[in-house]
RNA sequence: ACAAGGAAGAGUUUGAUCCUGGCUCAGGAUGAACGCUAGCGACAGGCUUAACACAUGCAAGUCGAGGGGCAGCGGGGAUUAGCUUGCUAAUCUGCCGGCGACCGGCGCACGGGUGCGUAACGCGUAUGCAACCUACCUAUCAGUCGAGGAUAACCCGGCGAAAGUCGGACUAAUACUGGAUGAAGCAGGGGUCCCGCAUGGGAAUAUUUGCUAAAGGAGUAAUCCGCUGAUAGAUGGGCAUGCGUUCCAUUAGAUAGUUGGUGAGGUAACGGCUCACCAAGUCUGCGAUGGAUAGGGGUUCUGAGAGGAAGGUCCCCCACACUGGUACUGAGACACGGACCAGACUCCUACGGGAGGCAGCAGUGAGGAAUAUUGGUCAAUGGGCGGAAGCCUGAACCAGCCAAGUCGCGUGCAGGAUGACUGCCCUAUGGGUUGUAAACUGCUUUUAUACAGGAAUAAUGGCUCCUACGUGUAGGGGAUUGGAAUGUACUGUAUGAAUAAGGAUCGGCUAACUCCGUGCCAGCAGCCGCGGUAAUACGGAGGAUCCGAGCGUUAUCCGGAUUUAUUGGGUUUAAAGGGUGCGUAGGUGGGCUGAUAAGUCAGCGGUGAAAGUUUGUCGCUCAACGAUAAAAUUGCCGUUGAAACUGUCAGUCUUGAGUAUGUUUGAGGUAGGCGGAAUGCGUGGUGUAGCGGUGAAAUGCUUAGAUAUCACGCAGAACUCCGAUUGCGAAGGCAGCUUACUAAACCAUAACUGACACUGAUGCACGAAAGCGUGGGGAUCAAACAGGAUUAGAUACCCUGGUAGUCCACGCUGUAAACGAUGAUAACUAGGAGUUUGCGAUAGACAGUAAGCUCUACAGCGAAAGCGUUAAGUUAUCCACCUGGGGAGUACGCCGGCAACGGUGAAACUCAAAGGAAUUGACGGGGGCCCGCACAAGCGGAGGAACAUGUGGUUUAAUUCGAUGAUACGCGAGGAACCUUACCCGGGUUUGAACGCAUUUGGACCGUCCCUGAAAGGGGACUUCUAGCAAUAGUCAUUUGCGAGGUGCUGCAUGGUUGUCGUCAGCUCGUGCCGUGAGGUGUCGGCUUAAGUGCCAUAACGAGCGCAACCCUCAUUGUUAGUUACCAUCAGGUGAUGCUGGGGACUCUAACAAGACUGCCAGCGUAAGCUGUGAGGAAGGUGGGGAUGACGUCAAAUCAGCACGGCCCUUACAUCCGGGGCGACACACGUGUUACAAUGGGGAGGACAGAGGGCAGCUACCUGGCGACAGGCUGCGAAUCCCUUAAACCUUUUCUCAGUUCGGAUCGGAGUCUGCAACUCGACUCCGUGAAGCUGGAUUCGCUAGUAAUCGCGCAUCAGCCAUGGCGCGGUGAAUACGUUCCCGGGCCUUGUACACACCGCCCGUCAAGCCAUGGAAGUUGGGGGUACCUAAAGUCCGUAACCGUUCAGGAUCGGCCUAGGGUAAAACCGAUGACUGGGGCUAAGUCGUAACAAGGUAGCCGUACCGGAAGGUGCGGCUGGAACACCUCCUUU
Repeated sequence: ACAAGGAAGAGUUUGAUCCUGGCUCAGGAUGAACGCUAGCGACAGGCUUAACACAUGCAAGUCGAGGGGCAGCGGGGAUUAGCUUGCUAAUCUGCCGGCGACCGGCGCACGGGUGCGUAACGCGUAUGCAACCUACCUAUCAGUCGAGGAUAACCCGGCGAAAGUCGGACUAAUACUGGAUGAAGCAGGGGUCCCGCAUGGGAAUAUUUGCUAAAGGAGUAAUCCGCUGAUAGAUGGGCAUGCGUUCCAUUAGAUAGUUGGUGAGGUAACGGCUCACCAAGUCUGCGAUGGAUAGGGGUUCUGAGAGGAAGGUCCCCCACACUGGUACUGAGACACGGACCAGACUCCUACGGGAGGCAGCAGUGAGGAAUAUUGGUCAAUGGGCGGAAGCCUGAACCAGCCAAGUCGCGUGCAGGAUGACUGCCCUAUGGGUUGUAAACUGCUUUUAUACAGGAAUAAUGGCUCCUACGUGUAGGGGAUUGGAAUGUACUGUAUGAAUAAGGAUCGGCUAACUCCGUGCCAGCAGCCGCGGUAAUACGGAGGAUCCGAGCGUUAUCCGGAUUUAUUGGGUUUAAAGGGUGCGUAGGUGGGCUGAUAAGUCAGCGGUGAAAGUUUGUCGCUCAACGAUAAAAUUGCCGUUGAAACUGUCAGUCUUGAGUAUGUUUGAGGUAGGCGGAAUGCGUGGUGUAGCGGUGAAAUGCUUAGAUAUCACGCAGAACUCCGAUUGCGAAGGCAGCUUACUAAACCAUAACUGACACUGAUGCACGAAAGCGUGGGGAUCAAACAGGAUUAGAUACCCUGGUAGUCCACGCUGUAAACGAUGAUAACUAGGAGUUUGCGAUAGACAGUAAGCUCUACAGCGAAAGCGUUAAGUUAUCCACCUGGGGAGUACGCCGGCAACGGUGAAACUCAAAGGAAUUGACGGGGGCCCGCACAAGCGGAGGAACAUGUGGUUUAAUUCGAUGAUACGCGAGGAACCUUACCCGGGUUUGAACGCAUUUGGACCGUCCCUGAAAGGGGACUUCUAGCAAUAGUCAUUUGCGAGGUGCUGCAUGGUUGUCGUCAGCUCGUGCCGUGAGGUGUCGGCUUAAGUGCCAUAACGAGCGCAACCCUCAUUGUUAGUUACCAUCAGGUGAUGCUGGGGACUCUAACAAGACUGCCAGCGUAAGCUGUGAGGAAGGUGGGGAUGACGUCAAAUCAGCACGGCCCUUACAUCCGGGGCGACACACGUGUUACAAUGGGGAGGACAGAGGGCAGCUACCUGGCGACAGGCUGCGAAUCCCUUAAACCUUUUCUCAGUUCGGAUCGGAGUCUGCAACUCGACUCCGUGAAGCUGGAUUCGCUAGUAAUCGCGCAUCAGCCAUGGCGCGGUGAAUACGUUCCCGGGCCUUGUACACACCGCCCGUCAAGCCAUGGAAGUUGGGGGUACCUAAAGUCCGUAACCGUUCAGGAUCGGCCUAGGGUAAAACCGAUGACUGGGGCUAAGUCGUAACAAGGUAGCCGUACCGGAAGGUGCGGCUGGAACACCUCCUUU
């Protein structure tokens, strides 16, 4: 440049990822239907179902110029009659126009409808007919002579209900029949010439013989229209052939006129088309035969294309016309609106007989989701007849109905913001949205309505005139006629925004969001999925989005889907390599040369109908639509050429392949022989009480002598060590030694052949174990079986026995995880290492070469894991196989097998997944390492009793509510007599108990008093403001209004707070790197630590939250300071005391410092660090204790502490008061207290703390009381005073082992205190009473040092107290830790996983229930097709003496062949149904177990056999798609 103008994805498997793979969606289309809605026009379309049945009308007639005629109509003529003498009526007359019916000609075979049948030369395409026909039409040639006999109509008569029919008589023709002629034709014979692709074909002729024609009509005429024969054309048909043309092999064999030949018949024509005879062929895996389905094409839809699907309208072809058969007529039919017969159905009938065929146009019924008017016209186009006018034409042209489609137009346009009102929403004194939308103002008039005008579609034809010539044709002029649609399209005028908008959707895909209602209900849904009280997913509303006279839904097709892959897929693990070999057909095939031209390529020719499609131009106002031209029609046929490649033929070569010769190798195979050990048995000996077996046992064997041991013997089976990622074989498989036979591979040589090759459907052979048959054998082991255990059970795992079998021979079976889950062959593509066997070389090393076996790894490939010269890489050839999961390797059918079973191999139905690899977690009755009062070692408790307290349960009017494994239960509550209080009963209040603002009234409020009442409350009386001159302000009460209130619900709407894992050592990020990705790395490894604490190493380098440290406290010291603390020294004083002066030493107080860091030493270690009776030190390796709680988990707890969204109540679910309840009591559990006593109880005497608290308080002291306490007085707001005597302890005394001098519950009585009030329901005191209980079953809790244990003291709350609880304080003061096997919890690494709601997971099978589809089944029933036999209509054909025909032609009759249909019989096939029966699928919460996933608790799985409620168990052989452990080998670097 030319050409082309053309290709999009998304959702859904998972915690997440990549892949495989299905399902679904977005697009386009339709002869559609349904729902809602609807103004107009143009163009096109309209029974897809019952080829179901049809009322009624119409759809094929025409010609009088073929004929005889005259029923009906009109005219004329004649006769007669009436009378208003030119009119009416009747009769006659075919005379004329015309014409019903009839004879005759042409047409009716076209046009129109439908798609039953048909898988076929039916259709499409390309050829052929030397094997054919063709009316009407065109052209040419030749002819048309002369006779004859009938017949319909009409008339007469008969039968019949009708349809119809019969008899007699008359008559015509372009009806019919002879005769003549024969240019020409046909047939036979004789010669001549030419041609072809075989049979053959053609031409000429004075050749010869035979045969075959005819019709007239109109017109005064000219002439025209016809008729006969022949030739040619045109048109239309007939036949034959190549190629193409659906599915099923669970249809594999089919065929007797079948295949061919000869002869004959028949046909327009070829032909088994038909027949006679002869031969035995013909078709088929390149799919015959059978079955199912279906009209085919041009084209239509879709698609980038290749394809896929469809065949309605229009065009071409075919087939059919109620069903089946048959012929007649004719140029043409085996004939939609013809005939005959049979059948079914419908109708008429006088019961004797008849009639009919809408798949023509309308129309009706039926069917159905569903498809129109019983319309107009022949004006145009076309058809039939005719000389023509014309007639006919439901063909056609028009109109009607229907949004059923495509295209076009409209429903107004401009301005108009207080952005009005309403509606809706919100963060609600206000905004947003509806929305320039409306109102309002101006403008326009397509459409609508009314009125007026008004086409084109028409050209012919007939009549007449003219011109030309070949004189009846062509052209031209004139007048006239002629329009269904239609007074339509179109144009103009008037009126006036006037007459005209809806549908679906709004979770994602997919454009568009809020409120209310509902509460797993109602409902939605194309897929994923929404809905269980805050639903953008249901229903409504507002708003929005998309399309728009339409919009959605449903159905179907293509697309997306590269999801059947030619373009353009795969097969190790996702679905998929045959168990293995040999080999037939087929497919594919080495080097060179020549020939050819089938494939291939190029040029040209023919064809590929039109319409359609694409492009250009044009016409309807535009467009759809239409016209015209071009392109395209990718095909088929022919012809000419090219010769590279493939094929074919011929020749040749050696490298593929094979052969030969010579070594070598091996558990290769078959058959025979031999051997030792072990096992069991037998015999004998020795010997004595057990043996055997297991987790532990028992069954079993044994004093009739076992086991053990020795000797001898017998039997059968298997071959230790060597032995190995070794070797051999096609695979299965093969192992003691040896002999025979036999197969193979490699190497070397390069002698021979010369492509002989590769693969391989069907086929044939081999093929572990189990199993089967027959016969042997039988030692061991061992399905089944028996017994013993285990267990909830144990049809198992374990044990003791034990039969088939295991072994041999012969035969069958034919399958396995028959695996490298990897078909065979050939070539190419870095290396390295080990090893087997040859060859070469040689020193025993080491390198080379060939064929194997194994490992590692580059490139490359792969979804990844991984593969990687032995490919899963890059190529080529051939075969096998796959296409979502389940149903199912099942059913049925067929084949094989003795059987067991094997091979082949579906569907209905059902799900939205099933699956592969890898990732992060979690988990494991997996592994490794480590920690913890986790175990162990100890001490003390709980579990038994009584009581206290909390909980459950029960009760109740109420026993308010919450907390419920660890992580609820002396918990919320750090204190329920009223109050608290939320619960119950009863009585009240309603802007309410409090507060704020505004407002009304008042001057008070406060206070005092009275009545009523259980109280709350209600009613009443007395008293009567402040400041300021005032306005007014303040204050209190009151009225009204606005804001109340709720311990009502939801902790699964929330904030905040808290518990727990856990003070465990973890949890993450940035950048970089690795991986397609999820993710990984860092954070792993080695050492170390209390610690992800640190060090080393390192594709990582850094950082953050945690750890640690920083904070508080205790332990030591110092400095500073010295009251209320202290008192050594000095002084004073007392009955005594830091009591006083004083002191700043000590203790102490409280502020600041110091100190401890593995710093020092030794050993070990690379280091970090560890070890030590180390040194020093008050303290030593985190010094003790506290505070401090990472990312997160448990939808953990709390709406009743508080806050808060939503919902709910508002004379009550709010609020006040009195009383009751929260305290109940058969019982169960948790947490405690006190005990059971002598390590003790009682009595007496004596000693030593710390930390707290105190004014509505703590209270010294005094007095009283036995005491709780009371009455006085006093100190202290506290280092000053008080609580405040600490107790255990010590000394001493008593008790002496008992229900006690233990223990103190319970009960009786009397009191004290607090408080309005101790009945329900307080504490304390005194006196009396004196219960259970004598150390606690299974089980379980706490604690590692100032700890456990034990002893007392204080505080909060609080009027008081049910405190034995909680939180603190000090006193006295132990024991033990070998160690990490085990239990529990936790951390890190690794491994497996079918788990991810994460093992409290997942999940299998029987049984039971409901629903669904399906197999079998005694049978029952239906269908199509075939076979045999019987019968046989119409009809063609063949034959035919009697009858008809004056002879003849012929006819009738009769017989025969074939045959639709009918009948009979036996089978096969395909459905429907079927008592009962088999399995299968699905279904929130059924039963039994727990088979699988982790080593799933006996590793699992495959094949096979047996057994068992069920999953399943066991035997034999196999596999790793098994964990763990151990060992070995190899690789990388130095």